Predicted 3D model of a 134-nucleotide RNA (c-di-AMP riboswitch aptamer (ydaO/yuaA leader)) from Pelotomaculum terephthalicicum JT. Its mean pLDDT, the model's own confidence on a scale to 100, is 76. Its Rfam family is "c-di-AMP riboswitch aptamer (ydaO/yuaA leader)". About the family: This family represents a conserved RNA structure found upstream of the ydaO and yuaA genes in Bacillus subtilis and related genes in other bacteria.
RNA sequence: UAAAUAAACUCGCUGAAUCCGUAAGGAACGGGAAACCCAACAAUGGGGUGAAUUCGGAGAAAUUUCUCCGGUAGGGUUAAUCCUUUCGACCCGAAUCCGUCAGCUAAUCUCGUAAGCGUUGGAAGAGAAGGUGA
Numbered sequence: 001u002a003a004a005u006a007a008a009c010u011c012g013c014u015g016a017a018u019c020c021g022u023a024a025g026g027a028a029c030g031g032g033a034a035a036c037c038c039a040a041c042a043a044u045g046g047g048g049u050g051a052a053u054u055c056g057g058a059g060a061a062a063u064u065u066c067u068c069c070g071g072u073a074g075g076g077u078u079a080a081u082c083c084u085u086u087c088g089a090c091c092c093g094a095a096u097c098c099g100u101c102a103g104c105u106a107a108u109c110u111c112g113u114a115a116g117c118g119u120u121g122g123a124a125g126a127g128a129a130g131g132u133g134a
Stems, first nucleotide, its partner, number of pairs: 011118004018027003028113006038103001045101001046098004054071007074092005081128002083125005
């Protein structure tokens, strides 16, 4: 000097998953169920949360699933208060729940506030907020 690992603090990211309170609880954010009207009509069930749909190839089990590879609808990061656009780069493209049942949906009812991580390349624009000074 470089690389890797571990710990702590600060800062930041995905996500609704934050704040107040001694507690009980409350605020805030997010999800589900649920009328008229409107919409829609079967079956091989159907539906929800989520960005996470779908295609091709190979293989294994057994006739429909699983595994691997490569795409893809779609989604995220690229800090230096926040927001938007654009170029490039790097990633995700899962999982799970309900149990024959749910279109929209006011009142109303009800549920969650977890879990997991480490980004900081370039160009342009507008508004707002905060701080300092006076």